[in-house]
Small-subunit ribosomal RNA, 3' major domain from uncultured Acholeplasma sp., 472 nucleotides, folded computationally. It matches the Rfam family "Bacterial small subunit ribosomal RNA". Gene Ontology terms of the family: structural constituent of ribosome and ribosome. Its mean pLDDT, the model's own confidence on a scale to 100, is 83. RNAcentral holds the full RNA, with entries from ENA and SILVA.
Context: one part of a larger RNA
RNA sequence: UGACGGGACUCCGCACAAGCGGUGGAUCAUGUUGUUUAAUUCGACGAUACACGAAAAACCUUACCAGGCCUUGACAUACUCUGCAAGUAGUUAGAGAUAACAUAUGAGGUUAACAGAGAUACAGGUGGUGCACGGUUGUCGUCAGCUCGUGUCGUGAGAUGUUGGGUUAAGUCCCGCAACGAGCGCAACCCCUAUUGUUAGUUACCAUCAUUAAGUUGGGGACUCUAGCAAGACUGCCAGUGACAAACUGGAGGAAGGUGGGGAUGACGUCAAAUCUUCAUGCCCCUUAUGGUCUGGGCUACAAACGUGAUACAAUGGCUGUAACAAAGAGAAGCAAUAGGGCGACCUGGAGCAAAACUCACAAAAGCAGUCUCAGUUCGGAUUGAAGUCUGCAACUCGACUUCAUGAAGGUGGAAUCGCUAGUAAUCGCAAAUCAGCAAGUUGCGGUGAAUACGUUCUCGGGGUUUGUACA
Numbered sequence: 001u002g003a004c005g006g007g008a009c010u011c012c013g014c015a016c017a018a019g020c021g022g023u024g025g026a027u028c029a030u031g032u033u034g035u036u037u038a039a040u041u042c043g044a045c046g047a048u049a050c051a052c053g054a055a056a057a058a059c060c061u062u063a064c065c066a067g068g069c070c071u072u073g074a075c076a077u078a079c080u081c082u083g084c085a086a087g088u089a090g091u092u093a094g095a096g097a098u099a100a101c102a103u104a105u106g107a108g109g110u111u112a113a114c115a116g117a118g119a120u121a122c123a124g125g126u127g128g129u130g131c132a133c134g135g136u137u138g139u140c141g142u143c144a145g146c147u148c149g150u151g152u153c154g155u156g157a158g159a160u161g162u163u164g165g166g167u168u169a170a171g172u173c174c175c176g177c178a179a180c181g182a183g184c185g186c187a188a189c190c191c192c193u194a195u196u197g198u199u200a201g202u203u204a205c206c207a208u209c210a211u212u213a214a215g216u217u218g219g220g221g222a223c224u225c226u227a228g229c230a231a232g233a234c235u236g237c238c239a240g241u242g243a244c245a246a247a248c249u250g251g252a253g254g255a256a257g258g259u260g261g262g263g264a265u266g267a268c269g270u271c272a273a274a275u276c277u278u279c280a281u282g283c284c285c286c287u288u289a290u291g292g293u294c295u296g297g298g299c300u301a302c303a304a305a306c307g308u309g310a311u312a313c314a315a316u317g318g319c320u321g322u323a324a325c326a327a328a329g330a331g332a333a334g335c336a337a338u339a340g341g342g343c344g345a346c347c348u349g350g351a352g353c354a355a356a357a358c359u360c361a362c363a364a365a366a367g368c369a370g371u372c373u374c375a376g377u378u379c380g381g382a383u384u385g386a387a388g389u390c391u392g393c394a395a396c397u398c399g400a401c402u403u404c405a406u407g408a409a410g411g412u413g414g415a416a417u418c419g420c421u422a423g424u425a426a427u428c429g430c431a432a433a434u435c436a437g438c439a440a441g442u443u444g445c446g447g448u449g450a451a452u453a454c455g456u457u458c459u460c461g462g463g464g465u466u467u468g469u470a471c472a
Stems, first nucleotide, its partner, number of pairs: 001472002003469003007466007015456002019420005026311008034302002042053002064297007073122001077121002079118005087105003090101004124286002127284003134279001135275003138271001140269001145184006151160003164175003190263004195231007205220002209218002234257001237251005313413001317372006329360003334353002339348003379410001384405007426448007
């Protein structure tokens, strides 16, 4: 100087408390362990692994296994020789890769850039090492810290500044002080959102005038909205407290008040943290195989354990009917109206739309009316049988959905444990990425919309000062 303490003081955080809703019990989905297997590819393991890499494992993906094939190779550069061929379409054999055959077409090229044969340098490796590395990322933590120059003090390691008194979300600011300044962080500058003005009105809008089934059309530029510009919030004003400070408490005005709300933004560093399977890369290893290719299988197994979710156990509910109200997105090998067929999944057909124009697209909870009357039920929907739909060469292993039938566990869950402080929790749907098909996952969007916080004794984590130490 640090680190540590079941030392002291102090401050903060959904850390506790006060509340609301869950997990832990049930069934299912999904990830992991374990076991099994020819293979169940690999990685990730307290917090910081376990709906994680994977924003989609039927083939492909795919790295794994079995078998069939290739060996200058699927891909790159260089050399020699040969060629009108290569490719596309076809026939035969085969599981296919591939092999053989003849016909048609045939861009381009003839110094061959294309193909075949040959030789060697080489290619290739999701093989090893993340404890050789770059890059990227998680975490402490959006915590308020981490340092430097000069000066001063100390033999020195170092100290001072950065400590002290107040204050703040903040090393934020003020005052004091052997310090005076400065840098990286904080804050601000950036984006979205809340208010108003102004400019502009098409594909958006419709108050007045006409018109229509309909903002449909003429028309309008008011309103909504869209998207440019601008204003607005700064403790600016008032009162009190305070040290005449910084600031705090209350008030006015205001759409908004003391960081208005949200996002992006992550200091010096820590964990030899993660990643050689995104990529890049040193070294080591394989080179008729640890490379390449194909078919089939596996990653989907199943006694058991754990994590994360979905659905429920019902009446604040289920079912049936019925004149509501969004936002944000996507669309050409695409989204697909109206119409017709089917109980339905869906099918036929194809208007319109590269979109403020057309479509996906009926939002659902809510409201209103009816019914059920406390029961393993008109709750709950697992499981199973049958018949189908769609995608796709192909749904057996192993897809999603529909209809009919079946109708399991489950009566609110032990010890324990998680999230959340406001348009939040809870609850309700909608969309997108991935994607041929497949969402209970993820990422966004809006609708309805609470309760509680006395307080900091205790639990956990963190910042600061100080003290002890046989630790570095």